Molecule: small-subunit ribosomal RNA
Organism: anaerobic digester metagenome
């Protein structure tokens, strides 16, 4: 202290009085170490000294507690005493644990390069357990770092280990273990062996709480738990039974350490959700080619099992100690205590848990992700660049295996998938193990410091290196083996390992070091040699410009063309003289020199380097090269000169849409010199320096040698070609980009960015160094195939040229655009749409518009039902018609049956359901067909060869052709589709054929003309026509055959292919003209010819009908017709075709009409009859150059024909009318021979309608020198940044949106330091004689003031940057990109 009593205070707490105890505290005694002092001795060291020992002296200790005993003493149960035990003190030693110190190791940043004043050291003190600037005073001015990174900034606990990786490495440090640090933030000491102390103290601060407002209290980064933040992390549990700890003699107490349980699929591990049979292959689902397939033995159903589960029963190990007790032994005087042995007893949180047994009964138990490729697994529906997916590539715009759903399938499974992070793959930071010519990357070049590396021989040494031994490398972990839980995870034991560090012994090849030597590397010396090497000075001629003078006259100059400009005040031109500045023709070169930049008239002076030769000298002196230093084109800057020419800027003239350009005329800086800066270039061989090695050939420069020359050898340079080798390829290749070594520099996807900020250099311009945010999935190299080029070469085509005729101008016709409209249906749109689909729009066609109607429908099939006056015909009446309406008439086939009626079935009708129907959409879903390149000569394949490959070769080359046609050559050899030929037609011949074709000869009949005769009746002759016979010669028809092939000749050519010419021939070099269209291109055209997928409409987007429209009309374009006249018009006369068509047809003769046409009716199903006249041409008359006798539009009148119907809207005829137009601007089309041009004829379509289209015949030219140019095409080559392929690609400003970022007046924070002020607690110091204590002082946390500094956020405004389907302006680049491009610099826009 506790205790009693009392005071203050709200409390916390703090006092006053009284008195008690100790192993608390104090005083005293004594001892050895130890410390200090003094003295001495010995040893040692070069030395100031150091070490050891001896003696003296000073200072410094302690505590009792609990048992047992009873001889002696004091005596009160007791104590002294003895004894046991636990303590206490001193000293020594050990063990353990620490303190301090040293070596080595330990992240990023150099846009941190200089740091430092207690700093570095010393002396003397203080302080500490202890060394020490640890602290203080004084002295000295040092110390650290420089690339081995100081100082600063950022970040971070370190390790054993963990994850990954073949390893080397890389990343990481959660649990467990070792160490460190911290305990609300900052400071401080106290106590103690140990703390500057997690649950101690003092102070300051922030925060929270209590308060009576005066004051106080607190510190979960202990276990649970709460709140907050967050994507996110558990129970306010049981027990000390075990292990361990603290205290205690012990019992025991404490222990949120620990042992357990709880929660969480968070991880690892194990187990289950059944097993066997079961085909009608059930139902359902999905899909379908409608047959089926699949889910699928899956289910149902039958039979089993019993993990797990539920219930019931049994039931561990973890426990051995301490302790209590019994016996024995030892110690002891002792049966006490202590020690030991053998027994017995006590102790379980988990927990009635693990485990075992029984009963029940398939019962209680499957999900997640994916299915385009990577990557195992596919279909349907929905959606329609939407919704959405996505790791990368990418998917989605009407058939999505990629989105969403479903079915199925695949994978994993009590999990699965995503996200985040780490390593790997990634040789993608490359030590193992990369590169730098062109992909990113060699410094512009050199000198040289540090550093790195370094020739030959000998000896020594032993640092590196190698071998052996020792110590250590904690345990755990990893690995291997063994064991314990039923197994495993897990746990235990043993071994191995821990690749390391330290130490010791040995070795001596190599590297290093030391010493000595050598000559080959290097250097020197001597003698030669070449050179635009450098610097300075002097000199020279040509040219340009200017000035002066002469001659001379009107232009000069310049360009694609011009103009500005100069010139009559005399230019340009020319001659003479003079001045100035700059540059040095020829020589001249793939030559030379220099480190690079670079260097060019000549001469002189000074000077650097190189090469060659040498029986000379030194003796490794070398190589490379951060930092550093110097040199360094052009442009630019400063100062002073100079300034002829040239010439940024600038001015003007052009060009152009514009032209701040290209071109031109001028022109200033500048270019030149001196002195000084700048320090960059595509400063390039895009190739760092050095050394060595590795086939050659051929030039050239400078030496030397072989006596000269020629030629050769060798050394040093400089080029080309080329082997091995290398390379992604291109290419390089003794001058390497080959093979090796040494050193330096540099690179690591594109852009942002040769940028910002910071630093540094510069007078400036700017240089050097050099990021990030953000953004993209590429950027890039080399080569290949194409395509393209205002690249090249060769060649072709009515492509141009040479010609002829047109179009574009007029009128009309027709098609298109546009406009209009109720509708003007739709399609075709450069070439390759536009007299196209349409080889016939009045109705129809017809799809469009208006109006009126119908709804299983105008048409097809099926099923079911109905209905005999049924199907069918269908009169009045309404209506524009469709349609409505219904009088009247009125059936058929088959079966049954003898026949008839009835009945049934069919056809037809009607009702209903399926369905019909659609010229509705998509030609970018398609088939088929077609156009175009182009009737161009190309397009490919097999095998082989070459190349890493894409690919190449063949197919290119030399010739030739209409031709990839043929020949020759060739690493190619062959083949296919194309070319050509085969086919039909035409031209020639032959044979056959002979009606309806033909008619030469012959006969007959008839007729005409002429002659002769005549009896005038006629006869006869000649010629012609017609008809009949005869005939088949000719023409022709039809069929078959032949002919033409460069076959023949001459020349050229490689003697080839072939070409030129010629002969013969009807035809001559594919005779002419057709049909025939390779691989492919244009998402070319067509869903409206038909077909067809998908979608859409279904009383309408279908069907029917009437009327309208497709025919409109300020205009523009295409294709045509007719003309503009005399090569014509008109009138008259008169010849010659071919090819087609015709019976609902062509239509003769004849008659009528001016005519269109009408009447008429012969003939003809066609070599028979008919359309049918051919026309231009030819002959003759008229017209006479004019808007006409040209031209015929338009309009009026009158008609004809077709047709149900000519109004919108047909063709034709007649009369009358008589526009424009006198040959056509820019531009543009066709055609090369029976062609153009011109003239007529026919056909299809079609009732009618033709200037269109297709075919036919007549008449019938001109021109082509040639390939320069325009267009198209073919082959070879070249460039390319194109590949949707030049209608390509692509750049920059501006405008808009979004994003990040720099600057920015500032504003707001944070960090560290400096100076000063104030100054708590506290240690220390001083003072008060001293204790307690008080006062003062030094230092001192926090705080304050001030000026700087680093860093973050924010900021009006501002700078650029990036991104964003379709904005503006131009067109810079890619081709010779239309001015070759690019680099550096300056100026301008």
């Nucleotide at each position: 202290a506790g205790c009693u009593u009392u005071g203050u205070g709200a409390a916390a707490a703090c006092g006053g009085a009284g008195g008690u105890a100790a192993u608390a505290c104090c005083u005293g005694a004594u001892a050895g170490u130890a410390u200090g002092g003094a003295a001495g001795u010995g040893c040692u060291g070069u030395a100031u000294g150091g070490c050891a020992c001896u003696u003296c002296u000073c200072u410094u200790a302690a505590a009792g507690g609990c048992g047992g005993g009873g001889a002696u003493c004091u005596u009160u149960u007791a104590g002294a005493c003895c004894u046991g035990u636990c303590g206490c003190u001193c000293g020594g030693g050990g063990a353990u644990g620490g303190g301090c110190u040293c070596g080595c190791g330990u992240c990023c940043u150099a846009u941190c390069a200089g740091c430092u004043u207690g700093u570095u050291g010393g002396u003397g003190g203080g302080g500490u357990a202890a060394c020490g600037g640890c602290c203080c005073a004084c002295c000295a001015a040092g110390g650290c770092u420089u690339u081995u990174g100081a100082c600063g900034g950022g970040u971070a606990g370190c390790u054993g280990g963990u994850c990954u990786g073949a390893g080397a490495g890389g990343a990481u440090g959660g649990u467990c273990a070792g160490c460190c640090a911290c305990a609300c933030u900052g400071g401080g000491a106290c106590u103690g062996a140990g703390a500057c102390a997690c649950u101690g103290c003092c102070c300051a601060g922030a925060c929270u709480c209590c308060u009576a407002c005066g004051g106080g209290a607190g510190g979960c980064u202990g276990c649970a738990g709460u709140c907050g933040a967050g994507a996110a992390u558990c129970u306010u549990u049981c027990a000390c039974a075990a292990u361990g700890g603290a205290c205690g003699a012990a019992a025991g107490u404490c222990u949120g350490a620990u042992g357990g349980a709880g929660c969480g699929a968070c991880g690892c591990c194990g187990c289950g959700u059944g097993c066997a049979g079961g085909a009608u292959g059930a139902a359902g689902g999905u899909u379908u080619u409608c047959g089926g397939a699949u889910u699928g033995u899956a289910a149902a159903c039958u039979g089993c099992u019993g993990u797990u589960g539920u219930c019931a029963g049994g039931a561990a190990a973890g426990a051995a100690a301490c302790c209590u007790u019994g016996u024995c032994g030892g110690u002891u005087a002792a049966u006490a205590g202590c020690c030991g042995a053998c027994g017995a007893g006590c102790u379980g949180a988990c927990g009635g848990u693990a485990c075992c047994u029984g009963a029940c009964g398939a019962a209680u138990a499957a999900g997640c992700c994916a299915c385009g490729g990577c990557u195992a697994a596919c279909u349907c529906c929905g959606u329609g660049c939407c919704a959405g997916c996505a790791g990368c590539c990418g998917c989605g715009g009407u058939a999505a295996u990629a989105c969403g759903g479903a079915g199925g399938u695949g994978g994993c499974a009590a999990g699965c998938g995503u996200u985040a992070c780490u390593c790997g793959g990634a040789a993608u930071u490359a030590c193992u193990g990369g590169g730098u010519g062109u992909a990113a990357a060699g410094g512009g070049c050199a000198a040289g410091u540090a550093g790195g590396c370094g020739g030959u021989c000998u000896a020594a040494u032993a640092a590196g290196c190698g071998a052996g031994g020792g110590g250590u490398g904690a345990a755990a972990u990893c690995u291997u083996c063994c064991g314990a839980c039923u197994u495993a995870a897990u746990c235990g034991g043993a071994a191995a390992a821990c690749u390391g560090c330290c130490u010791u012994u040995c070795g001596a090849a190599c590297u290093g070091u030391u010493a000595g030597a050598c000559u080959u590397g290097a250097g020197g010396c001597a003698g030669g040699c070449a050179g635009a090497g450098g610097g300075a000075a002097a000199u020279g001629g040509a040219a340009u410009u200017c000035c002066c003078g002469g001659u001379g006259u009107a232009a000069g100059g310049g360009u694609g063309a011009a103009a500005u400009c100069u010139g009559u005040a005399g230019a340009u031109a020319u001659c003479g003289g003079g001045a100035a500045g700059a540059a040095c023709a020829c020589c001249a070169a793939c030559g030379g020199c220099g480190a690079a930049g670079g260097c060019a008239a000549u001469u002189u002076c000074c000077u650097g380097g190189g090469c060659c030769u040498g029986u000379c000298c030194u003796g490794a002196c070398g190589c490379u090269a951060a930092a550093u230093u110097g040199c360094g084109a052009a442009a630019g800057c400063u100062a002073g000169g100079g300034g002829a020419g040239c010439a940024a800027a600038c001015a003007g003239a052009a060009u152009u849409a514009g032209a701040u350009a290209c071109u031109c005329u001028g022109g200033u800086a500048g270019u030149c010199c001196u002195a000084g800066c700048c320090g960059u270039a595509a400063a390039c061989g895009a190739u760092g320096a050095g050394u060595a090695c590795u086939a050659g050939g051929u030039g050239u420069c400078g030496g030397a040698u072989c006596g000269c020359a020629a030629g050769a050898u060798u050394c040093g340079g400089u080029g080309c070609c080329g082997c091995a080798g290398c390379u992604a390829a291109c290419g390089c290749a003794u001058u390497a980009a080959g093979u090796a070594c040494u050193c330096c520099a540099c690179c690591u996807g594109g852009g942002g960015a040769c940028u910002a900020c910071g630093g540094u250099c510069g007078c400036a311009a700017g240089g050097c160094u050099a990021a990030a945010a953000c953004u993209c999935a590429a950027a890039g190299g080399a080569a290949u195939u194409g395509a393209c080029g205002g690249g090249g070469g060769c060649c072709c085509g009515c492509a141009c040229a040479a010609g002829c005729g047109g179009u574009g101008g007029a009128a009309c016709a027709u098609g298109u655009g546009g406009u209009u409209u109720a509708a003007u249906u739709c399609g075709a749109u450069g070439a390759u749409a536009c007299g196209c689909g349409a080889a016939a729009a009045a109705c129809c066609u017809c799809a469009c518009c208006a109006a009126g109607g119908c709804u299983u429908g105008a048409c097809a099939u099926a099923u079911a039902g109905g209905a005999a006056g049924u199907a069918g015909u269908g009169a009045a009446c309404c209506g524009a018609a469709a349609g409505g309406g219904g009088a009247a008439c009125g059936a058929g086939u088959c079966g049954u049956c003898a026949a008839g009626u009835c009945c049934g079935a069919c056809a037809a009708c009607u009702u209903a359901u399926a369905c019909a129907g659609g010229u509705g959409c998509u030609g970018c879903c398609u088939g088929g067909c077609u156009g175009u390149c182009g009737u161009c000569a190309g397009c490919u394949c097999g095998u082989g060869u070459c190349g890493u490959g894409a690919g190449a070769u063949g197919u290119u080359g030399g010739g030739u052709u209409a031709a990839g046609u043929c020949c020759c050559g060739c690493a190619a050899c062959g083949a296919g589709c194309g070319c050509a030929a085969c086919c039909a037609u035409u031209u020639c011949u032959c044979u056959a054929u002979g009606u309806u074709g033909c008619c030469a000869c012959c006969a007959c009949a008839u007729u005409c003309u002429g002659g002769u005769c005549u009896u005038c009746g006629g006869a006869u002759c000649a010629g012609g026509g017609u008809g009949u016979g005869a005939g088949c010669a000719c023409u022709c028809u039809u069929a078959g055959a032949g002919u033409a092939c460069u076959g023949c000749c001459u020349g050229g050519g490689a003697u080839a292919a072939c070409c030129a010419g010629g002969a013969g021939g009807a035809a001559g070099g594919u005779g002419g003209a057709g049909a025939u269209g390779a691989c492919g291109u244009c998402a070319a055209g067509u869903c409206a010819g038909u077909a067809c997928g998908g979608c859409c409409c279904u009383u309408a987007u279908g069907c029917c009908u009437u009327g309208g429209g497709c025919g409109a009309c300020a205009c523009a374009c295409g294709u045509g017709u007719u003309a503009c006249a005399a090569u014509g018009g008109u009138c008259g006369a008169u010849a010659c075709a071919a090819a087609g068509g015709g019976u609902u047809g062509c239509c003769a003769a004849c008659c009528c009409g001016c005519g269109a046409g009408g009447g008429g009716g012969a003939g003809c199903u066609a070599a028979u009859c008919u359309c049918u006249a051919a026309a231009a041409a030819u002959c003759g008359g008229c017209c006479u150059c004019a808007g006409u006798u040209c031209a015929g539009a338009u309009u009026g009148g009158a008609g004809u024909c077709u047709g149900c119907a000519a109004u919108c809207c047909g063709a034709c005829u007649c009369c009358a009318u008589g526009a424009a137009g006198c040959c056509g601007g820019a531009a543009u089309c066709g055609c090369u021979a029976g062609u153009a041009a011109u003239g007529g004829g026919a056909g299809a379509u079609c009732a009618g309608c033709a200037c269109g289209c297709u075919c036919c015949c007549g008449u019938g030219a001109a021109u082509a020198c040639g390939u320069u140019c325009c267009c198209g095409g073919g082959c070879c080559u070249u460039g390319u940044a194109c590949a949707c392929a030049c209608c390509g690609c692509c750049c920059g400003u501006c405008a808009a949106g979004c994003g990040a970022u720099g600057g920015g007046a500032g504003c707001c924070g944070g960090g560290g330091g400096u100076a000063c002020c104030c100054g708590a607690a506290g240690u220390c110091c001083u003072a008060u004689g001293u204790a307690g204590a008080u006062a003062g002082g030094c230092c001192g946390a926090a705080g304050g003031u001030a000026a700087a500094u680093c860093u973050g956020g924010u900021g009006a405004c501002u700078g650029g940057c990036g991104c964003u389907a379709a904005g503006u302006c131009g067109u810079a680049a890619c081709a010779a990109g239309g001015u070759a491009g690019c680099c550096g610099u300056a100026c301008g826009g």